[in-house]
RNA sequence: UCCAAAUCCGAGGGGCGGCCCAUCCGUGAAUGGCCUGAGAAGAACCCUUUGAACCUGAUCCGGGUGAUGCCGGCGUAGGGACGGACGCGGCCUUCAAA
Numbered sequence: 001u002c003c004a005a006a007u008c009c010g011a012g013g014g015g016c017g018g019c020c021c022a023u024c025c026g027u028g029a030a031u032g033g034c035c036u037g038a039g040a041a042g043a044a045c046c047c048u049u050u051g052a053a054c055c056u057g058a059u060c061c062g063g064g065u066g067a068u069g070c071c072g073g074c075g076u077a078g079g080g081a082c083g084g085a086c087g088c089g090g091c092c093u094u095c096a097a098a
Base pairs, nucleotide, nucleotide: 002090003089007085008084009083010082011048012047013046014045016042017035018034019033021032022031023030054079055078056077060073061072062071063070
């Protein structure tokens, strides 16, 4: 000099479901609770091309559950949002010493 993990700053992208339960005259909604998860409306969480964050396929397929993208497949599928600071480390060159 070049590459570069992690971290930080700014900007941007994204998802937010289910109901075995309670409150409510009924329906629905809301509040609380429970399930999975990073996150189920939080000035939070995750992701930003090294992109499975997330969307389409999908009112999909197999398994399982009280129920649900709950798990797996689909998926080497098609899409999908960047700039900087710093530099764990690595490589090359030059100089000095031995």